[in-house]
Molecule: c-di-GMP-I-GGC riboswitch aptamer
Organism: marine sediment metagenome
Formats: sequence, C1' cells, structure tokens
RNA sequence: ACGACAAAGCCAAACCCCCCGUGAGGGGGGGACGGAAAGCAACGGAUCUUCGAAAUUAGGGAGAUGGCCGGGCUGCCGAA
Repeated sequence: ACGACAAAGCCAAACCCCCCGUGAGGGGGGGACGGAAAGCAACGGAUCUUCGAAAUUAGGGAGAUGGCCGGGCUGCCGAA
C1' cells in the first nucleotide's frame, strides 16, 4: 500500500430524555442505521445558521457540519 465469512476489540445514525446555544448544532445517558479509521484536525470545496443596510437576491462578516466530498496527521490485525 491493501482489506478477510479471521481474531481481539472500537465507534455510534435515526429516535427518546436531560443540559448548553438566537440558531445551524454541541455535550451526557439510552439506542443501533451503519463504519476499516465513523480517530484527530475547519486547509480547500459544498451545505446549513446568523449579522447588518427598509426588504429580497447576490456579495461580505461571524459561526456550524469531519457520519457531505477532497486532501493532511496518527492508529489495531495480518488472510488474499
């Protein structure tokens, strides 16, 4: 690099309860749709939230999403 009808395990979608946040969403508990990095980290893209100018759109600022995608770093096992 690669990814097993292997072994030891690991993580945890939706939903429910509690808490935090204007919000997207986040944390804890339960719970499993799934995951060979569903570990870490917002660099690029994408989507979402929000702010202000009368409003809308676009642009801009500030955020969110890593289980949206692409890259980056690190990690268990060792069949084919």